The part of an RNA shown here (small-subunit ribosomal RNA, 5' domain) has 467 nucleotides and comes from an uncultured Candidatus Poseidoniales archaeon. RNAcentral holds the full RNA, with entries from ENA, Greengenes and SILVA. Its mean pLDDT, the model's own confidence on a scale to 100, is 82.
[in-house]
Context: one part of a larger RNA
RNA sequence: CGACCGCUGUGGGAGUCCGAUUAAGCCAUGCGAGUCGAGAGAAUAAGAUUCUCGGCAUACCGCUCAGUAACACGUGGAUAACCUGCCCUGUGCUGGGGGAUAACCUCGCGAAAGUGAGAACAAUACCCCAUGGGUCACUAUGCCUGGAACGGUUAGUGGCUGAAAGCUCCGGCGGCACAGGAUGGGUCUGCGGCGUAUCAGGUCGUAGGGGGUGUAACGUACCUCCUAGCCUUCGACGCGUACGGGUUGUGAGAGCAAUUGCCCGGAGAUGGAUUCUGAGACACGAAUCCAGGCCCUACGGGGCGCAGCAGGCGCGAAAACUUGACAAUGCGAGAAAUCGUGAUCAGGGGACUCCAGUUGGCUGGAUCAAAAGUCCAGUCUGAACCGACUUUAAAUCGGUCGGGUAAUAGGGGCGGGAAAGACCGGUGCCAGCCGCCGCGGUAAUACCGGCGCCCCAAGUGGUCGUC
Numbered sequence: 001c002g003a004c005c006g007c008u009g010u011g012g013g014a015g016u017c018c019g020a021u022u023a024a025g026c027c028a029u030g031c032g033a034g035u036c037g038a039g040a041g042a043a044u045a046a047g048a049u050u051c052u053c054g055g056c057a058u059a060c061c062g063c064u065c066a067g068u069a070a071c072a073c074g075u076g077g078a079u080a081a082c083c084u085g086c087c088c089u090g091u092g093c094u095g096g097g098g099g100a101u102a103a104c105c106u107c108g109c110g111a112a113a114g115u116g117a118g119a120a121c122a123a124u125a126c127c128c129c130a131u132g133g134g135u136c137a138c139u140a141u142g143c144c145u146g147g148a149a150c151g152g153u154u155a156g157u158g159g160c161u162g163a164a165a166g167c168u169c170c171g172g173c174g175g176c177a178c179a180g181g182a183u184g185g186g187u188c189u190g191c192g193g194c195g196u197a198u199c200a201g202g203u204c205g206u207a208g209g210g211g212g213u214g215u216a217a218c219g220u221a222c223c224u225c226c227u228a229g230c231c232u233u234c235g236a237c238g239c240g241u242a243c244g245g246g247u248u249g250u251g252a253g254a255g256c257a258a259u260u261g262c263c264c265g266g267a268g269a270u271g272g273a274u275u276c277u278g279a280g281a282c283a284c285g286a287a288u289c290c291a292g293g294c295c296c297u298a299c300g301g302g303g304c305g306c307a308g309c310a311g312g313c314g315c316g317a318a319a320a321c322u323u324g325a326c327a328a329u330g331c332g333a334g335a336a337a338u339c340g341u342g343a344u345c346a347g348g349g350g351a352c353u354c355c356a357g358u359u360g361g362c363u364g365g366a367u368c369a370a371a372a373g374u375c376c377a378g379u380c381u382g383a384a385c386c387g388a389c390u391u392u393a394a395a396u397c398g399g400u401c402g403g404g405u406a407a408u409a410g411g412g413g414c415g416g417g418a419a420a421g422a423c424c425g426g427u428g429c430c431a432g433c434c435g436c437c438g439c440g441g442u443a444a445u446a447c448c449g450g451c452g453c454c455c456c457a458a459g460u461g462g463u464c465g466u467c
Base pairs, nucleotide, nucleotide: 001465002464003463004462005461006460007459012355013354014353015352017350018349019315025313026312027311029310030309031308034056035055036054039053040052041051042050043049063268064267065266073192074191075190076189077188078187079186082185083184087181088180089179090178091177092176093175094174095129096128097127098126105118106117107116108115109114133161134160135159136158137157138156139155140154142153143152144151166173167172194240195239196238201231202230203229206228207227208226209225210224211223212222213221243265244264245263246262247258248257249256250255270291271290272289273288274287275286293304294303295302296301321347323346324345325344329343330341331340332339333338360380361379362378363377364376365375366374367373385403386402387401388400389399390398410456411455412454413453414452415437416436421451423450424449425448426447432439433438
């Protein structure tokens, strides 16, 4: 310093504290992601509302630490091997046409979850054409950057591909292509950080090369052929343990240990696998499948995933309310007004930590040789507490002003170490104490009480861990 336990506990403030350790065990219920009518269609007498298509968002935020000894992390580089929605800058463009479909209407199937058929109609939904453009190959002459052209740039020929969308309150808001930026990411790499040799050999996509597939991109990532290599006592391979760092604890420091909280990075979302959409996911509150668990059922079939916030069971020595609000800060949507937000803010509980404070001061008297203590009276100050105003989304706290009563103390110890009893009673190697040394067998400063004293103090002791 951290966790728990015993006894005890008056009020207040602050905090990045509070189911990490054990069960990444299982979960009833509620809430936790929407928004846009200035992109459209429809239902409705109107208003309001609702349904559907469409756009953006839902890959953020929040939680946890199981796995992972690894380019996971830290730090320094590389990308001449890459991507990047929204945002910013610049240039150019926004031409012509088409067919559907949902809601709605009509008719079915099903217990439900849901789902099928027919008719009609819209769009910034979808499709076709055009032009611009993009991309690849070849030819030509070079030039530029650079450590190095496979990069950039100019002209020509050919192949492949083949852009756009409107709305308007007339102010604007959008759409498409290309180039650049910013931001965010992907990949590669030097170095660094653990225990074990009672683990010494390991490896066959293994090591390298040719050709291909695939990807945003490199790569044995994958496929095929060829060669037989590659790593290792400077510890390979194996086993065990462990998210990494900033930090935190302790220490004079060197160091040692920890990493629950907060910040950065990673990984996971019952255990696994796969995929679509998309700028971005292989996606906690998306889909599909398998496994295990649970729920509903009309037995035909369906549904669920709190390591989100509360809350419950279990496990345990061990950990809070099924609260309020979007007022602030941020985020998403929107032109905006706004709407949403268990992110967040605010309150409730907890001596979990830290901070400041209180349980009084003075005078006189009684007791007494005196002091101390105790009691009585007076006086002073004035924690709590009460009221008003303010504070606040509403409260609380806090602040200001006014009023206002002397107003909780406990825990451990007193043989030595080590501050404090050679006092009384009890016990009699018993009962018991004790970190260690040691006490106890009849005068125990050591056990159990009383009185007195000592140390800390709203705390004080014990157990475990760590320095």